The part of an RNA shown here (large-subunit ribosomal RNA, domain VI) has 252 nucleotides and comes from a Bacteroidota bacterium.
The RNAcentral record of the full RNA draws on ENA.
Its mean pLDDT, the model's own confidence on a scale to 100, is 88.
Taxonomically the source falls in Bacteroidota (Bacteria, Pseudomonadati).
Rfam family: Bacterial large subunit ribosomal RNA. Gene Ontology terms of the family: structural constituent of ribosome and ribosome.
Context: one part of a larger RNA
RNA sequence: CGUUGGAGAAUUGAGGGGAGCUGACCUUAGUACGAGAGGACCGGGUCGGACGAACCUCUGGUGUACCAGUUGUGCCGCCAGGUGCACCGCUGGGUAGCUAUGUUCGGAUGGGAUAAGCACUGAAAGCAUCUAAGUGCGAAGCCCACCCCAAGAUGAGUUCUCCCUUGAGGGCCGUCGAAGAUGACGACGUUGAUAGGCUGCAGGUGUAAAGGCAGAGAUGCCUGAGCCGAGCAGUACUAAUAGCCCGAUCGG
Numbered sequence: 001c002g003u004u005g006g007a008g009a010a011u012u013g014a015g016g017g018g019a020g021c022u023g024a025c026c027u028u029a030g031u032a033c034g035a036g037a038g039g040a041c042c043g044g045g046u047c048g049g050a051c052g053a054a055c056c057u058c059u060g061g062u063g064u065a066c067c068a069g070u071u072g073u074g075c076c077g078c079c080a081g082g083u084g085c086a087c088c089g090c091u092g093g094g095u096a097g098c099u100a101u102g103u104u105c106g107g108a109u110g111g112g113a114u115a116a117g118c119a120c121u122g123a124a125a126g127c128a129u130c131u132a133a134g135u136g137c138g139a140a141g142c143c144c145a146c147c148c149c150a151a152g153a154u155g156a157g158u159u160c161u162c163c164c165u166u167g168a169g170g171g172c173c174g175u176c177g178a179a180g181a182u183g184a185c186g187a188c189g190u191u192g193a194u195a196g197g198c199u200g201c202a203g204g205u206g207u208a209a210a211g212g213c214a215g216a217g218a219u220g221c222c223u224g225a226g227c228c229g230a231g232c233a234g235u236a237c238u239a240a241u242a243g244c245c246c247g248a249u250c251g252g
Stems, first nucleotide, its partner, number of pairs: 001152001005163007015149004021049007033038001051106005059100004066093005071086006110144003117137004164251001169246004173189005194239003197235005203228003211222004
């Protein structure tokens, strides 16, 4: 842009894509079979491997905006306490998110038409013959079934609700997002919890500083303290203000 007014929602499925794997053990059964040695089909059950998808509760990884410890050196006049630089200086941990080696799930099952093959009936050819007419069975394969996309399927489908000259609706703009290169998509814009802030909680670190007390002192106690990114809520304090543009004549 189209789909012949606009908006919201729910759908059909032409067509396309994905998936399709496999082992061991138990049982049936030491049965059938076999002189024995050996040793099943069919059926039932359990546990795996590789592969794939989703997810982060668990186990871990990462986590250069979190916390602590610590070395050297510079600075904040000095002490104390901090801070810069040294690979994030080094080290120990670690929220969210993202992750696999972690967790959950998947291959099933059934139907249709068949291949090789096995058959029925059966002539040509009084017999025989699965085939010539006709009929049945028969694969991890084919078509469905399972999962996903899908009406630009221009053949542009269907259903429901609502709105429109008192202009429906859309966009610009702003606050943002488990959405994202940009567009797009989604949430919100004061009739407001969209983001930030604040408060509380979760979670991380591990007991801050100052002061007091004890101790000669190191240190200990007051103290699960202080600090705290992304998490979960609450709360209009801050910012989403104001406004502009496009868009009709009932779609015949």